[in-house]
Formats: sequence, structure tokens, C1' cells
RNA sequence: GCCCACCUAGCUCAGUCGGUAGAGCACACCCUUGGUAAGGGUGAGGUCGCCGGUUCGAUUCCGGCGGUGGGCACCA
Repeated sequence: GCCCACCUAGCUCAGUCGGUAGAGCACACCCUUGGUAAGGGUGAGGUCGCCGGUUCGAUUCCGGCGGUGGGCACCA
């Protein structure tokens, strides 16, 4: 330098052939216990990497940029 994949909650990841988003763990509170642990319940937490385009409507489709990972090439 070229190509491919990925980017969604604090972390690990789902998801929707376009109709305003979920799980597990973690966190807060409560129940249970003489008290912990375990278990159960409730809740909070996300402008879906950024900027544009298409559309009545974009996390989803298209383009650019950025980041992460991988492959190939180059130099020596």
C1' cells in the first nucleotide's frame, strides 16, 4: 500500500429482509437468613463509532472518515 470482517448498556454479545432496542454478568434497592453466601424480585443504565445521503421513517440500506482484528504485498 491492497483486500476482508467487526464497532449496539460498565463488560461479553444478540437483534430487526427499514417502523423509535434486548439477554447474561456487573451495579442499586427489596425479599429470604440470627448474620453472611446462595437464591428470588424490582429498577437504573444505550443520541446502536462519527459525518452525510436515500426514505414518511435508518441501529438496519448507500458513501466517506475513524478505531479494532485478520490476510496479502513491500523494505531489510

Model confidence (mean pLDDT): 81 of 100. A computed fold for a 76-nucleotide RNA from a Pseudomonadota bacterium, annotated as transfer RNA. The same sequence occurs in records of 3 taxa. Its Rfam family is "tRNA". It is annotated as a transfer RNA. The RNAcentral record of the sequence draws on ENA.